[in-house]
Two RNAs folded together computationally: RNase P RNA and transfer RNA, 443 nucleotides in total. The prediction has a mean pLDDT of 77. It holds a member of the Rfam family "Bacterial RNase P class A".
RNA sequence: GGAGUUGGACGGGUUAUCGUCGCGCGCAAUAGCGCGGGGAGGAAAGUCCGGGCUCUACAGGGCAGAGCGCUGGGUAACGCCCAGGGGGAGUGAUCCUCGGAGAGUGCCACAGAAAGCAAACCGCCUAAGCAGGUAACUGCCGGUAAGGUUGAAACGGUGAGGUAAGAGCUCACCAGGUAUCAUGGUGACAUGGUAGGCUAGGUAAACCCCGUUCAGAGCAAGACCAAAUAGGAAAACAGCUACGAUCGGCCCGAUCGUUGUUUUCGGGUAGGUUGCUUGAGGUUAUGAGUAAUCAUAAUCCUAGACGAAUGAUAACCGCCCUCUUUUUGAGGGAACAAAACCCGGCUUAUAGUCCUGACUCCAUUU
RNA sequence: GCUCCCGUAGCUCAGGUGGAUAGAGCGAUCGCCUCCUAAGCGAUAGGCCGCAGGUUCGAAUCCUACCGGGAGCACCA
Numbered sequence: 001g002g003a004g005u006u007g008g009a010c011g012g013g014u015u016a017u018c019g020u021c022g023c024g025c026g027c028a029a030u031a032g033c034g035c036g037g038g039g040a041g042g043a044a045a046g047u048c049c050g051g052g053c054u055c056u057a058c059a060g061g062g063c064a065g066a067g068c069g070c071u072g073g074g075u076a077a078c079g080c081c082c083a084g085g086g087g088g089a090g091u092g093a094u095c096c097u098c099g100g101a102g103a104g105u106g107c108c109a110c111a112g113a114a115a116g117c118a119a120a121c122c123g124c125c126u127a128a129g130c131a132g133g134u135a136a137c138u139g140c141c142g143g144u145a146a147g148g149u150u151g152a153a154a155c156g157g158u159g160a161g162g163u164a165a166g167a168g169c170u171c172a173c174c175a176g177g178u179a180u181c182a183u184g185g186u187g188a189c190a191u192g193g194u195a196g197g198c199u200a201g202g203u204a205a206a207c208c209c210c211g212u213u214c215a216g217a218g219c220a221a222g223a224c225c226a227a228a229u230a231g232g233a234a235a236a237c238a239g240c241u242a243c244g245a246u247c248g249g250c251c252c253g254a255u256c257g258u259u260g261u262u263u264u265c266g267g268g269u270a271g272g273u274u275g276c277u278u279g280a281g282g283u284u285a286u287g288a289g290u291a292a293u294c295a296u297a298a299u300c301c302u303a304g305a306c307g308a309a310u311g312a313u314a315a316c317c318g319c320c321c322u323c324u325u326u327u328u329g330a331g332g333g334a335a336c337a338a339a340a341c342c343c344g345g346c347u348u349a350u351a352g353u354c355c356u357g358a359c360u361c362c363a364u365u366u
Numbered sequence: 367g368c369u370c371c372c373g374u375a376g377c378u379c380a381g382g383u384g385g386a387u388a389g390a391g392c393g394a395u396c397g398c399c400u401c402c403u404a405a406g407c408g409a410u411a412g413g414c415c416g417c418a419g420g421u422u423c424g425a426a427u428c429c430u431a432c433c434g435g436g437a438g439c440a441c442c443a
Base pairs, nucleotide, nucleotide: 001362002361003360004359005358006357007355008354009353010352012317013316014315015314016313017312018311020039021038023036024035025034026033027032041336045347046346048345049344050343051342052341053218054217055216056215060252061251062250063249065214066213067212068211069210070084071083072082073081074080085098086097087096088095089094099209100208104207105206106203107202108201121148122147123144124143125142129140130139131138132137156174157173158172159171160170161169175199176198178195179194180193181192182191183190184189222274223273224272225271232265233264234263235262236261237260238259242258243257244256245255246254267442268441269440281300282299283298284297285296286295287294288293319333320332321331322330323329367439368438369437370436371435372434373433376392377391378390379389385423394410395409396408397407398406416432418430419429420428
């Protein structure tokens, strides 16, 4: 200098005027007026996970169902994060992935002989047996997975022995896996020894098995106040060892109710207060830890709307582009997108800037 | 705001239990029939199965993320 991998931070600034939504203070009977101070994000988004909070009875047992899945740690919790392990891709930084196919079942189209307690189409072989033939040999009964063909996938590889021909059939070496032992590690796992030729296909984002977690609904939850009406109709169920509701897919169990309950149609109101923002909060420092994170101390208060505020204009400065061009000047541009009960994550969108962030490879120079 | 459903030919829908060259009806085009049209008969074209990744030998179908469209949910008696 080039090419690349990966992490963190920011997401224009200041001032003035007008406007808008809360809050505090003052004046005012109220309406309102004046002053002061505050008012979107890194994703506020998708609503994909996990919690808080609220109600159902803070909800019990079983079956069914759903999610997750290497190990250890973090956390309120998680499918998230950190650290490690195995496998894969890459020269590398780095990235991707993860229980079990040796419990059972299913599936593996087409092609192919054969697709799963393997299999004889071509090929190879006629040693044994039978038949024919004087014989060579031929046929039958067979043997054989070394070679060929198909396919995504065909049951270890190389060599030697062996054989009628062959084959882990036997042996040597190599690869893998199983059982077991030892060592290291908290563990996933790694390394090494021993044993027996053990050689075992894929698929669980198919059923399933194992482990583990899960009650449901959601701020239109819920609580209080106010207003209004035809306190209507129909259907279903039921008469107390029963039925219905809570109760959601089902059963048990419990509680409550019994002229009632549920559903549908019809009717009425479309108002206010609360929940509501101080919280698993932020910032700084110190300490523990490889890290995620945690602890302690100090300090700060930072939207709370509901026909849904957070905007507009102007000036200057900063950034980028074009023209003129030493300077200067002129014109233009600036992403994704915007709270709706609140948090922790993930995913997706995002112009550009900064940390001359960290790291890798190549080339050149010293 | 919350919850749920659906995207396959120009339109309306099958297929979803992996094995396809993706079908059906209507419509379109061409031909036959008819004096002409309609109806009828025959043929043809038309699809990246919303989009992008993944699992698998193989995806319209299974999994994940995104895009687009639609529906429902207030209180009182």